RNAcentral holds the full RNA, with entries from ENA. This is a predicted structure of a 563-nucleotide part of an RNA (large-subunit ribosomal RNA, domain V) from a Patescibacteria group bacterium. Its Rfam family is "Bacterial large subunit ribosomal RNA".
[in-house]
Context: one part of a larger RNA
C1' cells in the first nucleotide's frame, strides 16, 4: 500500500421537518378595549292598531257683551266711511249749528286693541268606562290518554295601557368588520418627517449620514417697517467739560463700517438697503419678450405694451418690504361677482366661467369625513437583504509584555515596587460589524473520552536578593509525567471542610448531545410580586413539562484476516 471481516461515532457545516426563536410583508386568525364604524339586545318619544265621557290648560274659530282717560274741549275723543236729522210716554231729549281740538259726537254700517261668556274643532294633563286588545279560571267538543293547544259558550281582572309594526334620540366589545405609518447600523424604547441658513461639500452647480451648529409655521397699514422725493451718517478710542457716574448730553483729534437693516445664519448694503422729514397707496387692472431651477407637479427672475394713478422741476422711480424661511395639492361645500346652459314665452332650481375663504391634511406630494392593543394558542408567505449560538474580520474593553523614571524602599530609582505618560503582543472576556450559515450549523452545566499551547501549579536546572542557614521574593530555562476528595447551588465560578509535592491558566463549534444527561434556559398548564382598563407582560420568582435515526454509505481510527 490494495481488498474484506469486525468495531468506534469525530467528520461528510450527516439524515428528518421551505426555523416554531427574530425581522419583514400596507399577509392571515384567534383575543382585549374608554380605537374606529356599524349592529342584536334594552330603552325614549311620534304615528298605527285605537274607541266613548268628564274636568282643567293652551291655540285657533263663531256669536254676543264690554274695553279704549296728553292737553283744550260739557267729557274717558280706538279707527273708517255715510249722515241731517234720530227717538219721543209730546213734557222733551240727542245731534245737527257754534266751540275746542291734530281728529268730534246723535243715528246707520265695517272694523282695530284687550278682557269675559258661548259655539266649534285641535292638542295638553288628569280621571272615568268599555267594545278592540290582553291575562286567570269552569264547562263541553277536538270518536283524545293529557294538566297543552284550539273551538264554543259563561265567570273574573286589566284596558285603550300594554303588546306588536314602522320612523326616530340614547345606551350597546354582546356581536360584525377593520385600522392601529415609516425612517432605523437587527427590532422594540428614545429621537426623526415640511421649509429656511451656516459647514460637512472636495474653488461652477449638485451631493449622504441616527453627521457638527442654528431657525421658522411671523410681523409691519396713514405717525408704515409700502412708494416717491429731499436730506443726514453711525459705532469704537483719547483727552475736555456743571449736577453725571463705566454708559445720558456738548466739544476736538484719531480709527473706519466693528453700527445698524423687525427675527436665525449667510451673502450684501456709504450712490447707502441704514438714520430723519414732506406729499402719498404701484401692498393696482389687463398681459408678458424671455430666462433661471428643475423627474413631473411645483418654485423663482422678469423688460416691455395698454388702461388708470403716486411722487418728483426734471430725467425718472413705483406690480410691497436688502434678499434668502413664514407653508398645503386635488375632492367637497360654502360666500362674492358673471348672465354661459336660457333659443317658443314669464321666470330660474341646478351646473358653468372669475375670484377669494374654510384643513399643526405638522407621517407637512396630503390613502378615509371617520381608528388603539396583546397573542408563550398562534398560523403562511419570504430573508442568513435582518438579530439570538458559533465561527470571521477588528481589538476600544480585557489578558500579557515591555520603554521612561517622578517617588516608595532608614541611605539607595530600578531586592521588591512603581505614579504621569509612552510602544507592542495575544485573540480566552464585554463588545463593534453584520461576512458563510434562518428549504435549520441543537444552546448553559455535568458525565465519558480526551488532545494541543506555555504566559509553569507540581517536580528538574539556573541568575538576583534588602539570600547568614532553614524558608521566601523576583526572574531566566524547561511541556516528560502529575495536578485530590467532599459540603452548598443547575451552576461554570465562587464559599467552605479536609488534604496533597501540587491542586496550573488557556485553545479545540466557550472540545465532546446521529456518546450519555436534561438540573438551567426557551412553547403549550398553574400561581406570586409587579406593570396594565384589559387582552397579557417582566436577563423577576415558582411548580410541571415527549432529546428521533435498535440496522452507519463514504471519510478518519481501532483490531484482526488474505494479497
Nucleotide at each position: 500500500c490494495g481488498c474484506g471481516c469486525a468495531g468506534u461515532c469525530a467528520g461528510a457545516c450527516g439524515a428528518a421537518a421551505a426555523g416554531a426563536c427574530c425581522c419583514c410583508g400596507u399577509g392571515a386568525a384567534g383575543c382585549u378595549u374608554u380605537a374606529c364604524u356599524a349592529u342584536a339586545a334594552c330603552u325614549u318619544g311620534a304615528u298605527a292598531u285605537u274607541g266613548g265621557g268628564u274636568c282643567g290648560c293652551u291655540g285657533u274659530u263663531u256669536u254676543g257683551u264690554a274695553u279704549g282717560u296728553u292737553c283744550a274741549g260739557a267729557a274717558u275723543a280706538g279707527g273708517u266711511g255715510g249722515g241731517a236729522g234720530c227717538c219721543u210716554u209730546c213734557g222733551g231729549g240727542c245731534g245737527a249749528c257754534a266751540g275746542u281740538g291734530a281728529g268730534a259726537u246723535a243715528c246707520c254700517a265695517c272694523u282695530c286693541u284687550u278682557a269675559c261668556a258661548c259655539u266649534a274643532u285641535a292638542g295638553c294633563g288628569a280621571u272615568u268606562c268599555u267594545c278592540a286588545u290582553u291575562c286567570c279560571u269552569g264547562a263541553c267538543c277536538g270518536u283524545g290518554a293529557a294538566u297543552c293547544c284550539g273551538g264554543u259558550u259563561g265567570g273574573g281582572g286589566a284596558g285603550a295601557c300594554a303588546g306588536u309594526a314602522u320612523c326616530u334620540g340614547g345606551u350597546g366589545g354582546g356581536u360584525a368588520g377593520u385600522u392601529u405609518a415609516a425612517c432605523u447600523g437587527g427590532g422594540g424604547c428614545g429621537g426623526u418627517u415640511g421649509c429656511c441658513u451656516c459647514c460637512u461639500a472636495a474653488a461652477a452647480g449638485g451631493u449622504a449620514a441616527c453627521g457638527g451648529a442654528g431657525g421658522c409655521g411671523u410681523u409691519c397699514a396713514c405717525u408704515a417697517a409700502g412708494g416717491u422725493c429731499g436730506g443726514c451718517u453711525a459705532g469704537g478710542u483719547a483727552c475736555g467739560g456743571a449736577u453725571g457716574g463705566a454708559a445720558a448730553u456738548c466739544g476736538u483729534a484719531c480709527c473706519g463700517a466693528u453700527u445698524c437693516c423687525g427675527c436665525a445664519a449667510u451673502g450684501g448694503g456709504a450712490u447707502a438697503a441704514g438714520c430723519c422729514g414732506g406729499c402719498u397707496u404701484g401692498a393696482c387692472u389687463g398681459c408678458g419678450a424671455g430666462a433661471c431651477c428643475a423627474a413631473c407637479a411645483a418654485g423663482u427672475c422678469g423688460a416691455g405694451c395698454a388702461g388708470a394713478c403716486g411722487c418728483g422741476a426734471a430725467a425718472g422711480c413705483g406690480g410691497g418690504a436688502c434678499a434668502u424661511a413664514g407653508u398645503g395639492a386635488u375632492c367637497c361645500g360654502a360666500c362674492c361677482g358673471u348672465a354661459c346652459g336660457a333659443u317658443a314665452u314669464c321666470g330660474g332650481a341646478c351646473g358653468g366661467c372669475g375670484g377669494a375663504a374654510g384643513c399643526u391634511c405638522a407621517a407637512c406630494g396630503g390613502a378615509u369625513a371617520a381608528a388603539a392593543g396583546c397573542u408563550a394558542c398562534u398560523c403562511c408567505g419570504g430573508g442568513g437583504a435582518u438579530a439570538a449560538c458559533a465561527g470571521g474580520c477588528u481589538g476600544a474593553u480585557c489578558g500579557c509584555g515591555c520603554c521612561c523614571a517622578a517617588g516608595c524602599g532608614u541611605c539607595c530609582a530600578c531586592a521588591g515596587c512603581g505614579a504621569c505618560g509612552g510602544c507592542g503582543c495575544g485573540g480566552u472576556u464585554u463588545g463593534g460589524c453584520a461576512c458563510c450559515u434562518c428549504g435549520a450549523u441543537g444552546u448553559c452545566g455535568g458525565c465519558u473520552c480526551a488532545u494541543c499551547g506555555c504566559a509553569u501549579c507540581c517536580u528538574g536546572g539556573g541568575a538576583c536578593u534588602g539570600a547568614a542557614g532553614a524558608a521566601g521574593g523576583c526572574c531566566c530555562c524547561a511541556a516528560g509525567g502529575g495536578u485530590u476528595u467532599g459540603g452548598c447551588u443547575g451552576u461554570u465560578c465562587g464559599c467552605c471542610a479536609a488534604u496533597u509535592a501540587a491542586a496550573g491558566c488557556g485553545g479545540u463549534a466557550c472540545g465532546c448531545g446521529a456518546g450519555c444527561u436534561g438540573g438551567g434556559u426557551u412553547c403549550a398548564g398553574a400561581a406570586c410580586g409587579u406593570c396594565g382598563u384589559g387582552a397579557g407582560a417582566c436577563a423577576g420568582u415558582u411548580c410541571g413539562g415527549u432529546c428521533u435515526c435498535c440496522u452507519g454509505u463514504c471519510u478518519a481510527c481501532u483490531g484482526u484476516g488474505c494479497g
Its mean pLDDT, the model's own confidence on a scale to 100, is 83.